The RNA shown here (transfer RNA) has 77 nucleotides and comes from Rariglobus hedericola.
The sequence is in RNAcentral, with records from ENA and MGnify.
The gene name in the source record is trnP.
The coordinates come from a structure-prediction model, not an experiment, and the mean pLDDT is 83.
Rfam family: tRNA. It is annotated as a transfer RNA.
NCBI's taxonomy places the organism under Bacteria, Pseudomonadati, Opitutales, Opitutaceae, Rariglobus.

[in-house]
RNA sequence: CGGGACGUAGCUUAGCCUGGUAGAGCGCUACAUUCGGGUUGUAGAGGUCGAGAGUUCGAAUCUCUCCGUCCCGACCA
Numbered sequence: 001c002g003g004g005a006c007g008u009a010g011c012u013u014a015g016c017c018u019g020g021u022a023g024a025g026c027g028c029u030a031c032a033u034u035c036g037g038g039u040u041g042u043a044g045a046g047g048u049c050g051a052g053a054g055u056u057c058g059a060a061u062c063u064c065u066c067c068g069u070c071c072c073g074a075c076c077a
Base pairs, nucleotide, nucleotide: 001073002072003071004070005069006068007067010026011025012024013023020057028044029043030042031041032040050066051065052064053063054062
C1' cells in the first nucleotide's frame, strides 16, 4: 500500500440478508429463603447498536466517509 472479517448492556453475543417496540445468558441491585453465606425464587436497573453524514414516513439493519481490532497479500530487510 491492496483485499477481507468484525465493532450491539460490565462480559459473551442474537437480531442485519428481507428497514417497523433493541433481546438472551452470565454478572449487578433489592426482597424472600438461611443463624450467616451459598443455592433457589421473585422483581428491577443497565444500550441513544464504534463516530459522522446521506436515503426513507421510519435505520442496529441500506449507501458513503472516518476510527479501532484481527486475518491474508504485497513491499522492505